[in-house]
RNA sequence: GAUGGCUUACCAUGCAGUCGAGGGGUUAUGUUGUAGCAAUAUGCUAUAACGACCGGCGCACGGGUGCGUAACGCGUAUGCAACCAACCCCGUAGCCUGGGAUAGCCCGGCGAAAGCCGGAUUAAUACCGGAUGAUACAAUGCUGCUGCAUGGCAAUAUUGUUAAAGGGUUACACUACGGGACGGGCAUGCGUUCCAUUAGGUAGUUGGCAGGGUAACGGCCUACCAAGCCAUCGAUGGAUAGGGGUUCUGAGAGGAAGGUCCCCCACACUGGUACUGAGACACGGACCAGACUCCUACGGGAGGCAGCAGUGAGGAAUAUUGGUCAAUGGCCGAGAGGCUGAACCAGCCAAGUCGCGUGCAGGAAGACGGCCUUAUGGGUUGUAAACUGCUUUUAGGCGGGAAUAAUAAGCAUCAUGCGUGGUGCGUUGCAGGUACCGUCAGAAUAAGCAUCGGCUAACUCCGUGCCAGCAGCCGCGGUAAUACGGAGGAUGCGAGCGUUAUCCGGAUUUAUUGGGUUUAAAGGGUGCGUAGGUUGGCGAUUAAGUCAGCGGUGAAAGUUUGUUGCUUAACGACAGAAUUGCCGUUGAAACUGGUUGUCUUGAGUAUGCUUGGGGCAGGCGGAAUGCGGGGUGUAGCGGUGAAAUGCAUAGAUAUUCCGCAGAACUCCGAUCGCGAAGGCAGCUUGCCAAAUCAAUACUGACACUGAAGCACGAAAGCGUGGGUAUCAAACAGGAUUAGAUACCCUGGUAGUCCACGCUGUAAACGAUGAUUACUGGCUGUUUGCCUGUAGAGGUAAGCGGCAAAGCGAAAGCGUUAAGUAAUCCACCUGGGGAGUACGCCGGCAACGGUGAAACUCAAAGGAAUUGACGGGGGCCCGCACAAGCGGAGGAACAUGUGGUUUAAUUCGAUGAUACGCGAGGAACCUUACCCGGGAUUGAACGCAGGGGGAAUUACUGUGAAAGCGGUAAGCCAGCAAUGGUCGCCUGCGAGGUGCUGCAUGGUUGUCGUCAGCUCGUGCCGUGAGGUGUCGGCUUAAGUGCCAUAACGAGCGCAACCCCUGCCGCCAGUUACCAUCGAGUAAAGUUGGGGACUCUGGCGGGACUGCCGGCGCAAGCCGCGAGGAAGGCGGGGAUGACGUCAAAUCAGCACGGCCCUUACAUCCGGGGCGACACACGUGUUACAAUGGCGCGGACAAAGGGCAGCGACCUGGUGACAGGAAGCGAAUCUCCAAACCGCGUCCCAGUUCGGAUCGGAGUCUGCAACUCGACUCCGUGAAGCCGGAUUCGCUAGUAAUCGCGCAUCAGCCAUGGCGCGGUGAAUACGUUCCCGGGCCUUGUACACACCGCCCGUCAAGCCAUGGGAGCCGGGGGUGCCUGAAGUUCGUGACCGCGAGGAUCGACCUAGGUAAGAUCC
Repeated sequence: GAUGGCUUACCAUGCAGUCGAGGGGUUAUGUUGUAGCAAUAUGCUAUAACGACCGGCGCACGGGUGCGUAACGCGUAUGCAACCAACCCCGUAGCCUGGGAUAGCCCGGCGAAAGCCGGAUUAAUACCGGAUGAUACAAUGCUGCUGCAUGGCAAUAUUGUUAAAGGGUUACACUACGGGACGGGCAUGCGUUCCAUUAGGUAGUUGGCAGGGUAACGGCCUACCAAGCCAUCGAUGGAUAGGGGUUCUGAGAGGAAGGUCCCCCACACUGGUACUGAGACACGGACCAGACUCCUACGGGAGGCAGCAGUGAGGAAUAUUGGUCAAUGGCCGAGAGGCUGAACCAGCCAAGUCGCGUGCAGGAAGACGGCCUUAUGGGUUGUAAACUGCUUUUAGGCGGGAAUAAUAAGCAUCAUGCGUGGUGCGUUGCAGGUACCGUCAGAAUAAGCAUCGGCUAACUCCGUGCCAGCAGCCGCGGUAAUACGGAGGAUGCGAGCGUUAUCCGGAUUUAUUGGGUUUAAAGGGUGCGUAGGUUGGCGAUUAAGUCAGCGGUGAAAGUUUGUUGCUUAACGACAGAAUUGCCGUUGAAACUGGUUGUCUUGAGUAUGCUUGGGGCAGGCGGAAUGCGGGGUGUAGCGGUGAAAUGCAUAGAUAUUCCGCAGAACUCCGAUCGCGAAGGCAGCUUGCCAAAUCAAUACUGACACUGAAGCACGAAAGCGUGGGUAUCAAACAGGAUUAGAUACCCUGGUAGUCCACGCUGUAAACGAUGAUUACUGGCUGUUUGCCUGUAGAGGUAAGCGGCAAAGCGAAAGCGUUAAGUAAUCCACCUGGGGAGUACGCCGGCAACGGUGAAACUCAAAGGAAUUGACGGGGGCCCGCACAAGCGGAGGAACAUGUGGUUUAAUUCGAUGAUACGCGAGGAACCUUACCCGGGAUUGAACGCAGGGGGAAUUACUGUGAAAGCGGUAAGCCAGCAAUGGUCGCCUGCGAGGUGCUGCAUGGUUGUCGUCAGCUCGUGCCGUGAGGUGUCGGCUUAAGUGCCAUAACGAGCGCAACCCCUGCCGCCAGUUACCAUCGAGUAAAGUUGGGGACUCUGGCGGGACUGCCGGCGCAAGCCGCGAGGAAGGCGGGGAUGACGUCAAAUCAGCACGGCCCUUACAUCCGGGGCGACACACGUGUUACAAUGGCGCGGACAAAGGGCAGCGACCUGGUGACAGGAAGCGAAUCUCCAAACCGCGUCCCAGUUCGGAUCGGAGUCUGCAACUCGACUCCGUGAAGCCGGAUUCGCUAGUAAUCGCGCAUCAGCCAUGGCGCGGUGAAUACGUUCCCGGGCCUUGUACACACCGCCCGUCAAGCCAUGGGAGCCGGGGGUGCCUGAAGUUCGUGACCGCGAGGAUCGACCUAGGUAAGAUCC
């Protein structure tokens, strides 16, 4: 600067005509008369003005609202030959003459008021009579022209009817008729929301004739006549709604909206009615009825803001009881002028739009502060600030100051016949002293809001700890939150920014443009067929659709383009475009349509052959089953996983003969045939229907589809009547089972069968509608026809398989399409609720058809992929089972764990994969726990400083110790400076076995020493992904071979490494000793030797290499050969990608959090060793394959100086006292089972050794809690172990002892090693467990320890039903019926005209007992 601003229709208050030049009058003043002394009264006249009254015009415009209305209401285009029109303009003609009243005023009366009544008197542009009168109107007649029809126009003749008003002097009115303009009325075509769970509606209804009524047509109204009219192209009913120009959105087509502005309509408290008038059935008029409010003297009255302000109420929500008629416009007036909440202005509101500002430039010590950090530092806030210079919009001060206003009014003057025109003078501004302009000083006067996980621009810290909270969707938050809250920083927009609501878009997610229907939602169960839709070739014609030109219209505003005006813009002005539409007219004739002619290829008909389990009806047949009868025959039959119920000595089952009944038709039989689908199968007869093929003839588009409609339609079910052999719902019994209303068994009724009728549904499936045309092939088969290659080929119609192109989300489809096209029908639009409820239709019923909503979820679903899983399949492996041997589970003890207890019983480990585990050594220490006592830069270490002295040693007080004190002695190197060293004090760095293994590193367990896990390139797939890695054979092995859209490679396997088994070479001391010596009681003891054993270094050796067999090969088989060893010789080390948020913050390391005179640290004591109990792992046993005693023999691997310790002595012994040798192939620790002899004689023992008592030894500061060992005594349970369960396939199991680590000692029966003795068994892979590969299903992916279904308490939400009850609305019927119009009446009034009154019709309203509907 411009623009906009109630949802409830209650409302106090204020704001609302004009003309005195129509009239009677009234008031004031002046001049002048008359009467009067005067006040004053009363005339004439002039000027100015006027409440109320009569009269004229206006009040039907402007302004408001959107209740109603689905309608000719609106929009658009036409028509009126069926109309009106005050004021305005043009034309023609006229304006003559009379009359009687009535308001007001005056008098009187009634009433509270509103108001009303009576009497007297009076005027007009009010009202009335007479005259004149037509080109007006009416009737009758005639002529001409003309229209799509009724008809219209013009001329003319006769007869009849009808008018007026003045006032004033510039001028304006009045009457009749004709024309124009403006405005209205009526009719028609087309367009104009949703519901069919609204399908039939209508009685003035549809039409006609006559009349009435109207400005005018018309059932608009009345009488009569006819029976029509509307409707699936949606009538009627219900719901909702003012319509349009336009607005928002969108690429458009559309979708949504209808506020402001413009046009139209409707309404004015609710309903009805007319009057007046040119125009109304009237927002600020009238009457009646109703509701409400108010006044009242209780008798009666008054009122209508959806005008402008304003008030209450309601609401999420919307303004001043303002100014002016200056402009624009309206009404009245001759005019001046008056009125105007129209209008123009102002006020309020960031509600929208536009413009402007809150400063600009320089300025790094990159300041302070804040925040972050890997922290002596860095980053960021940030040129930001400070500071310097500059500018002054805006705000403020001072001063000036508009346009909007003129061709206006008015006055004067000139021209002019009249309208009128020219010139001059001159008055008028609400907004407003506003816009705008000038000037002054000064950065001065002016920034917020939201967000920062992704979508989506912008990140860190702290707090919190599934809490508090966030959230548009996905989703964040359970201790390291970029998602919550705060902070710093950043991003976006900016006088605004976010939220909420609503609309369009994105959404091709209702698809006209522009979708689909095998499996995702979706093809009707099938056919016939009506309407409808669509429809073959050639020609002619027409011009409805279509196309083109032209004309009219499509109001303005808006939109858009250009120019232009306010400083710019918003805003405005001017010009153009667009307004995709409708109507008219002139043409075109390809296409569609109409008409017509013709054609044969679509379709059909005829003739002929053929085919079939096509349909209906009748007849016949054998087998089986059951039953009846007879015979033979005897004890069972039957049935099952196993049984039982059942049948059977009253003779079953079995077998044989005869008979009866009903139902179904073995083989053929099929990947087959027929039928529209459902469906159809013994043989035969009759009837009916269909299809294909071949060759001709005929008709000449007769076709396709198909909403409604009609018909058919498995099984089950229903009705009536038959029939009933089998089978068999329900039911009964027997089993199974936790139960078993099931699966299995024994019975068994409806039913299954027939006739007639109903039902009308199925996974009625090819989950694939019908028809037509087109688009490579190969192959099988059915039926027919043709042929000249006839064991073959062609052709037509079917039925199958595989596949090109193409299609498809994929799976797949693929001339039998799900391909490419066309026509028609049906159906779909997220899941659940639900094919449910209500309503309607059908049905005997059962039930079927049609078919929602509330509410609720964020998915439901399809196809395919990779895994995982399966009481799915195939192949294979493992001490997995089986076959064996020995154990565990029972006992006692040891040890670990749980639990309990406790001041503490420190902590961790918990299915397999915790439990003789961390711990390979808990009396103190360890030690982390508890009690108590201390010290606080601390127990240790480093650096710096200070002070001191060496360090250190000895003694001593107190104390449980730690600690706190005391006494004495006491330096080195260097010439020196100084250095070294050690306590003490101070400062800086400590410390934590406190938490988090779900923040981590590292390490480890397990699947599993299982054979797997991947990659590159290529290829396949839209993709996830696949292939390779699958298949066949083979292997211990993804080991290898063959095959192969794969070819290669990596991590694993194997091999390379170590030990062991054989041989060789080299080397021999502490080992060895054959040969040659020496020597002894004996002994490699010694000289020597390098042969052997052995030691330890290097090599060799084994590779399916050879032979035979099998096999393509790889490889397998063989009591094979050879060899020490044979098919991986045995053992070890070695553990792929990964899984278990597996274990460990207490081994170590480490992020974060927490403690700091303590959660750190030192010391004494206690505890980790408790004990009703439960479990795991072990030891010793229960004995004779043994125990005990005596005697005798043989290892390996290791250890040893704070040690092993021979040997000697003592002791019953543990051990002690001496002591050689050995840092070790030298010395030493150092064997047992076994063998021989003897004894025990089956017992709780000469088994077994627990427990307890006593006495000792050793280690150690110290063995009470709490060590081991020895000796003597004591002598418990236990006589081989329930369910269940563990280990082991050969030098293995079993059994026997030995060593080592830790360690003062040892709770070791544990762990790790070593050797000695030394078995049994494996048919085999059905089963249990675990694993590998392939395949299959899946609704699982936290992956079967998965997923998931139903019921249930109480409460709440939504919806349906519900004996009923209450309220509202509509239609109809009946009764009553105001006002009012019209008609009739006219005894009352009036001189009369006429009126009152009463009656009739109609309507609003009211209305009873019920009934009906929404």
RNAcentral holds the sequence, with entries from ENA and SILVA. A computed fold for a 1414-nucleotide RNA from an uncultured Bacteroidota bacterium, annotated as small-subunit ribosomal RNA. The coordinates come from a structure-prediction model, not an experiment, and the mean pLDDT is 81. Its Rfam family is "Bacterial small subunit ribosomal RNA".